[in-house]
Context: one part of a larger RNA
RNA sequence: AGCCAACGGUGGAUGCCUUGGCGCCAGAUGCCGAUGAAGGACGUGGGUGGCUGCGAAAAGCCACGGGGAGCUGCCGACCAAGCUUUGAUCCGUGGAUAUCCCAAUGGGGAAACCCGGCUGGGGUCAUGCCCAGUCACCCCUGCCUGAACACAUAGGGCAGGUGGAGGGAACCGGGGGAACUGAAACAUCUCAGUACCCCGAGGAAUGGAAAGCAACUGCGACUCCCCGAGUAGCGGCGAGCGAAACGGGAAGAGCCCAAACCGUCGUAGUGGUACAGCCUGCCGGCGAUGCUGCGACGGGGUUGUGGGACCCGCCAGAAGGGACGGCAGACCCUUCAGGGAGUUAUCAAGUCAUCGAGGAGUGGAAGCGCUCUGGAAAGGCGCGCCACAGAGGGUAAUGGCCCCGUACACGAACCUUGAAUGACCUCCCGGUGGUGUUCCCAAGUAGUACGGGAUCCGGGAAAGCCCGUACGAAUCUGCGAGGACCACCUCGUAAGGCUAAGUACACGCUGGCGACCGAUAGUGCACGAGUACCGUGAGGGAAAGGUGAAAAGUACCCCGGGAGGGGAGUGAAAUAGAACCUGAAACCGUUGGCUU
Numbered sequence: 001a002g003c004c005a006a007c008g009g010u011g012g013a014u015g016c017c018u019u020g021g022c023g024c025c026a027g028a029u030g031c032c033g034a035u036g037a038a039g040g041a042c043g044u045g046g047g048u049g050g051c052u053g054c055g056a057a058a059a060g061c062c063a064c065g066g067g068g069a070g071c072u073g074c075c076g077a078c079c080a081a082g083c084u085u086u087g088a089u090c091c092g093u094g095g096a097u098a099u100c101c102c103a104a105u106g107g108g109g110a111a112a113c114c115c116g117g118c119u120g121g122g123g124u125c126a127u128g129c130c131c132a133g134u135c136a137c138c139c140c141u142g143c144c145u146g147a148a149c150a151c152a153u154a155g156g157g158c159a160g161g162u163g164g165a166g167g168g169a170a171c172c173g174g175g176g177g178a179a180c181u182g183a184a185a186c187a188u189c190u191c192a193g194u195a196c197c198c199c200g201a202g203g204a205a206u207g208g209a210a211a212g213c214a215a216c217u218g219c220g221a222c223u224c225c226c227c228g229a230g231u232a233g234c235g236g237c238g239a240g241c242g243a244a245a246c247g248g249g250a251a252g253a254g255c256c257c258a259a260a261c262c263g264u265c266g267u268a269g270u271g272g273u274a275c276a277g278c279c280u281g282c283c284g285g286c287g288a289u290g291c292u293g294c295g296a297c298g299g300g301g302u303u304g305u306g307g308g309a310c311c312c313g314c315c316a317g318a319a320g321g322g323a324c325g326g327c328a329g330a331c332c333c334u335u336c337a338g339g340g341a342g343u344u345a346u347c348a349a350g351u352c353a354u355c356g357a358g359g360a361g362u363g364g365a366a367g368c369g370c371u372c373u374g375g376a377a378a379g380g381c382g383c384g385c386c387a388c389a390g391a392g393g394g395u396a397a398u399g400g401c402c403c404c405g406u407a408c409a410c411g412a413a414c415c416u417u418g419a420a421u422g423a424c425c426u427c428c429c430g431g432u433g434g435u436g437u438u439c440c441c442a443a444g445u446a447g448u449a450c451g452g453g454a455u456c457c458g459g460g461a462a463a464g465c466c467c468g469u470a471c472g473a474a475u476c477u478g479c480g481a482g483g484a485c486c487a488c489c490u491c492g493u494a495a496g497g498c499u500a501a502g503u504a505c506a507c508g509c510u511g512g513c514g515a516c517c518g519a520u521a522g523u524g525c526a527c528g529a530g531u532a533c534c535g536u537g538a539g540g541g542a543a544a545g546g547u548g549a550a551a552a553g554u555a556c557c558c559c560g561g562g563a564g565g566g567g568a569g570u571g572a573a574a575u576a577g578a579a580c581c582u583g584a585a586a587c588c589g590u591u592g593g594c595u596u
Base pairs, nucleotide, nucleotide: 001595002594003593004592005591006590007589008588009587015581016546017545020517021516022514023513024512025511026510027509029506030505031167032166039101040100041099042055043054044053046079047078049075050074051073061095062094063093064092065091066090070083071082072081106115107114108113116135117134118133119132120131121130122129137164138163139161140160141159142158143157144156145155171202172200173199174198175197176196182189186236212219213218223250224249225248226247233241234240254498255497256496261299262298263297264296265295266294267293268292269291270290277286278285279329280328281327282326283325284324304476306441307440308439309438310436311434312433313432314431315430317336318335319334320333321332322331338429339428340427341426342425350424351423352422353421354420355418356417357416358415359414361410362409363408367383368382369381370380372379384401385400386390392404393403394402447471448470449469450468451467452466453465457483478493479492480491481490482489533540534539553580556567557566558565559564
C1' cells in the first nucleotide's frame, strides 16, 4: 500500500410525519377614497431584538351583547408590578382616538422632511415658541364685478356642492394592436383582433323594447345555455376559418322624450291711433295691446290593426279660486272624493313595523374491569352501553361511549342585508267616436359616388351594418328592409334616451372535497420571505422543517484555559444530549487477519 471482516467518523439519502401548499365545488359577498383610501414611514410594552396589534388617548379607551375563571399577544423564558365573581383576560357589534408620508390638496420637496398665511386659544415684560381649526386645482350652481367696443361678451372675484382627482385579483365596454408560428419554403391567408399598451365603468359590464326575423303559415325587446353544426358558406377553394334562423330551456318588464298645438316670460323686428287684438254675447274700457322670428320654462304627445295635433260630437262628482270691469255661459287652476301606481327602470325622495339570513355563542347520548403485553393502553381478554351522533382531531401505540367535537335543536342589546306584507308617505289620472286637398312624426340625416373596416362572406353576383371625403332627399299617396337589381307581395317605422332578472369573474370571507404534493416535492416562501443577498435602476431572488410522551434539557464529582469529554443522574431509549427521529452512499479512519 492493496484486499477482507468488525467497529467508528463524516455526510444527510431513504422511511415516517406535517404547521404549508395545489386543485375543485358550494354558499355568502362584491367596490374602497378629500368624513383622506390602497400602501407605507416612525413610534408604541416596567425591563423589548423581531413578528403581531395599536397610534402621542399608541399589545390599547368607551358602551352594549356573549362568556365564566383565570389573565397581562407570539418567538420566549425570567424578574418586577398588577387586574379579576362589583365578572377580568377573551369573542362579536357600535363608537372615540387615529403622529407623518402617500390622490396628498396652504407653499416647497431628494416620500415619511422643510417653511408659511388667517381665525381662536396658551405662554412671555416682549419676540421666538406651543395647541385647535382653516387655506390646492378643476367642474357645476348662484351672485358681484367687468375690457378692447355703447349694450354685451371674454376676463376677475365671492359663496355653496357627502361633485371630480387616487386604488382594486379576475371579470366587462371602448381606442390602438404585433410577431414567432401554421401553410411542411413564402407574399394573400393563419397565429388573432390573441399577447401587449391606453381610456372608462361596476358589482357586475354590455345589450335591450324592431326602420327585427320570417315566408304566403307566422313570431314578437335584450342577454345566457343546448341544439341547429363542423352544417350553410368563406378559402393561394391551400393551410385553415366558420355562421344564422327555426326548435328546446334560464329569466322575464316595460317605459320616457323631440315635433305639431296651447300658455307664460325674455329678446329682435313690424305697425301706427283704432281696421286687427284683448274666450263668447251686451254695455263700458284698454290698446308699446297685438302680430312675426328666435330662445327658455310649463302643459300636450309617443304610435305601425299607423299615431298624434287641430276641429266637431257624446258621457264623466263636490267645494273654492282665476281673467280689463259688471251679468250669464264656456274654459282653466287648486283641494277633497273616486281610480291607479311606487322605491331596479317606467316622473320622483323615503320612513317604520313584521319575517328570514349573516356578523359572538348555547345545549348536546353512551364504559368499566384485568395478577395480559408494555415506559405508556386507546392494543389483547371479559362483560356492557349510546347512536338523527361509527365525520374528524387530541390524549404516552390503534378510543363511537376520556377531551374537543359530530347528528340534532336553540340563540342577538347592536350592525348589515333580503323578500313579502302592512302602515305612513309620495306620484299619476278625463274617456270615447267621427270628418279632413290642414299641421307634426328626430337633416348635413337617409341615400349615392369614391376609399376603408367589421360580419362565415379574402370584392365577389355582394345585400345589410360602421367609419372617412364629396354631393345630398322625402313626412304617411312618406320612408326603410326581405343577400345585386326590377315588379308584385310581405315585414318594419331609422337618424333621441332609460331599463331589473337570467350571464361573467373571485382579490377577500365561510364551509366542504381530492386514485393532489409531502420539505430538491407542493406556492418563490411549511421557518422573522418577496426576507437575506445581487443590481445605479427597472428588476432578479434564495437556502433553511422533525430531541422526547413529558424538559424530566444531565444536580454533583473528575480532566481541561476553553471547547470537548469521563462518571453520576433523568428517561422506555442518551449511538434520543439540543451540530438532537431514522441515519444509505461517496469520502476518512481504528482494530484484527491475509498478501507484497

A computed fold for a 596-nucleotide part of an RNA from a soil metagenome, annotated as large-subunit ribosomal RNA, domain I. Its mean pLDDT, the model's own confidence on a scale to 100, is 81. RNAcentral holds the full RNA, with entries from SILVA.